[in-house]
RNA sequence: CCGUGCUAGGCGGGGAGCUCGUGGUGCCCUGUACCCCAAACCCACGUAAGGGGGGCUGAAUUCCCGUCCGAGGCUCGGGCCGCCGCAAGGUACGACUCGUAUGAGGCGUCGAGGGUCGGGUCCUGCGCAACGAGAUCCUGUGAACCGAGUCAGGUCCGGAAGGAAGCAGCUCUCAGCGGGCCCUCUCGUGUGCCGCAGGGGUGCCUGGCCCGAGUCGAGUACGAGCACGAUCUCGUGGCGCCCUUGUCGACGACGGGUGCACGG
Numbered sequence: 001c002c003g004u005g006c007u008a009g010g011c012g013g014g015g016a017g018c019u020c021g022u023g024g025u026g027c028c029c030u031g032u033a034c035c036c037c038a039a040a041c042c043c044a045c046g047u048a049a050g051g052g053g054g055g056c057u058g059a060a061u062u063c064c065c066g067u068c069c070g071a072g073g074c075u076c077g078g079g080c081c082g083c084c085g086c087a088a089g090g091u092a093c094g095a096c097u098c099g100u101a102u103g104a105g106g107c108g109u110c111g112a113g114g115g116u117c118g119g120g121u122c123c124u125g126c127g128c129a130a131c132g133a134g135a136u137c138c139u140g141u142g143a144a145c146c147g148a149g150u151c152a153g154g155u156c157c158g159g160a161a162g163g164a165a166g167c168a169g170c171u172c173u174c175a176g177c178g179g180g181c182c183c184u185c186u187c188g189u190g191u192g193c194c195g196c197a198g199g200g201g202u203g204c205c206u207g208g209c210c211c212g213a214g215u216c217g218a219g220u221a222c223g224a225g226c227a228c229g230a231u232c233u234c235g236u237g238g239c240g241c242c243c244u245u246g247u248c249g250a251c252g253a254c255g256g257g258u259g260c261a262c263g264g
Stems, first nucleotide, its partner, number of pairs: 001264006009057003012030004020046005034054004063257006072248003077243003081240006088233004093229002096225007105216003113211009122199006128192002130189006137180005147172004155164003
């Protein structure tokens, strides 16, 4: 140096998170890299590797170490950055409300406005009416026997005259069922241009009497208020973007390192 067999190792790694800590399942990045079992109200473990079972490869493109690069994650600080909130203060802003002044115009001696006495609207009670229901009333029907009257036939008593109970039929009626509803009574009502009595209220409408000239008001100006809006200032929180600090770091590039046995 070559060949054969084998072994260590390898068959993915990383970030955040979880945890006393580590690895894994789950999330994210990288990018292609055996299979099966369990794993978040977790699984396995204690400084070492995730645990259990199976398979492939195997001393180098593949294993180990170092340096560089750097996807991506976490993190310190910042931006007169953007968006969304919170809080305080301001405004010669807007809206709204109130007041003062002015006041187009309308109404007003055919009485503005006010005062006073009532009425209505509202509530309660009673009455009346209307409507409804029921009762009464009228009417029809209505009892195999256990209702009434009359009781043929038949039955019973009697020597007879006569008498007794009584089925069917007929008539009447009870309970019940149906119809009518003029009158009467009772009860009820989301009823009423109705009446009486009482209450309440000064809002609205309205009548009598008295006084007798104002009253309503678009717009404008000024002032005040303001649990509203707008805007400005300061502070503060969250998210995003950009810059920056620190940290970990996949993929990749370069350099170095690593066996055993036998035979030639």